Context: one part of a larger RNA
RNA sequence: CUGGGCGUAAAGCGCGCGUAGGUGGUUUGUUAAGUGGGAUGUGAAAGCCCCGGGCUCAACCUGGGAAUCGCAUCCCAAACUGACAGGCUAGAGUACAAUAGAGGGGUGUGGAAUUUCCUGUGUAGCGGUGAAAUGCGUAGAUAUAGGAAGGAACACCAGCGGCGAAGGCGACACCCUGGAUUGAUACUGACACUGAGGUGCGAAAGCGUGGGGAGCAAACAGGAUUAGAUACCCUGGUAGUCCACGCCGUAAACGAUGUCUACUAGCCGUUGGGGGGCUUGUCCCUUUAGUGGCGCAGCUAACGCGAUAAGUAGACCGCCUGGGGAGUACGGUCGCAAGAUUAAAACUC
Numbered sequence: 001c002u003g004g005g006c007g008u009a010a011a012g013c014g015c016g017c018g019u020a021g022g023u024g025g026u027u028u029g030u031u032a033a034g035u036g037g038g039a040u041g042u043g044a045a046a047g048c049c050c051c052g053g054g055c056u057c058a059a060c061c062u063g064g065g066a067a068u069c070g071c072a073u074c075c076c077a078a079a080c081u082g083a084c085a086g087g088c089u090a091g092a093g094u095a096c097a098a099u100a101g102a103g104g105g106g107u108g109u110g111g112a113a114u115u116u117c118c119u120g121u122g123u124a125g126c127g128g129u130g131a132a133a134u135g136c137g138u139a140g141a142u143a144u145a146g147g148a149a150g151g152a153a154c155a156c157c158a159g160c161g162g163c164g165a166a167g168g169c170g171a172c173a174c175c176c177u178g179g180a181u182u183g184a185u186a187c188u189g190a191c192a193c194u195g196a197g198g199u200g201c202g203a204a205a206g207c208g209u210g211g212g213g214a215g216c217a218a219a220c221a222g223g224a225u226u227a228g229a230u231a232c233c234c235u236g237g238u239a240g241u242c243c244a245c246g247c248c249g250u251a252a253a254c255g256a257u258g259u260c261u262a263c264u265a266g267c268c269g270u271u272g273g274g275g276g277g278c279u280u281g282u283c284c285c286u287u288u289a290g291u292g293g294c295g296c297a298g299c300u301a302a303c304g305c306g307a308u309a310a311g312u313a314g315a316c317c318g319c320c321u322g323g324g325g326a327g328u329a330c331g332g333u334c335g336c337a338a339g340a341u342u343a344a345a346a347c348u349c
Base pairs, nucleotide, nucleotide: 004320005319006318007303008302012317014201015200016199017198021194022193023192025088026087027086028085029084030083031082033081034080035077036076037075038074039073040072041071042070049065050064051063052062053061054060091191092188093187094186095185096183097182098181099180103177104176105175106174107173108172109171110154115149116148117147118146119145120144121143125136126135162169163168206247207246208245209244210243211242215241216240220236221235222234223233258316259315260314261313262312263311266294267293268292269291270290271289272288273287274286275285276284277283278281298305299304322349323348324347331342332341333340334339
């Protein structure tokens, strides 16, 4: 290389966009690069293989053939692939009209609650726990009523509901903006799929500069518990959590399941559209795009998957090859750093 795999055994890049490359609908003509057939030349000899011959046999020697599955040139064919030229509309896209949505960015507004402060009422406790204590409180707390400030998050609605490529997105109003779905016609005419490199996005934590800081809370302090308790519980509490800009680039980034296309029994829900029916209803039938639960065939080591496939096939990419050493060392690249990424070997079982 061939071959085997990737839900859970090793293995799908966190997710897009996209360059090269690979692959590519239908039809007509041309061509003849691939492809098929034929011819010629060459593919040294020896060896290997086959059929003979010679040493008494064999090894060995020797004659002939085959093979050397290749290359070059010429001729023929034109189905398939390619190339060139011209069509088509079923893939893809555009226009038009609708629809749903926590899709994204910005600005403003709102109410509940926590905390703090001010004022009133009021008096000895409050708080906390398994039980306590630390803590707060006669300098008037907790409780209660009114007012003010400030920050963060948006109860109910809320739904195996919706939207987004993923990360993710949830009060309300407005502005800007991406995508999807449905319907019927018109248009373009293969414009497509995948995608090494590349490039963008990417939870939380963390980092830089400047703000902000109510609650929560690593670190830290104290109180408990305990043999000890650098914990679990309690009282406090700083980074951080929030905002702007810039980095970081990782997660059990999970459906542990790459993207795209086609085909393959049914049944029951649910979301957004379209069509139809009558008995006009909290109705029925049908279609389409999602999202769930069962389940046939099939697949699977089993569990399970089962039109949202892990079934049947095709295209392209990524990845795996015993455990440890090790996702480590060294080197490279990136980063302010933390570190990330690429990625071994000795040795050992």
About this RNA
This is a predicted structure of a 349-nucleotide part of an RNA (small-subunit ribosomal RNA, central domain) from an uncultured bacterium.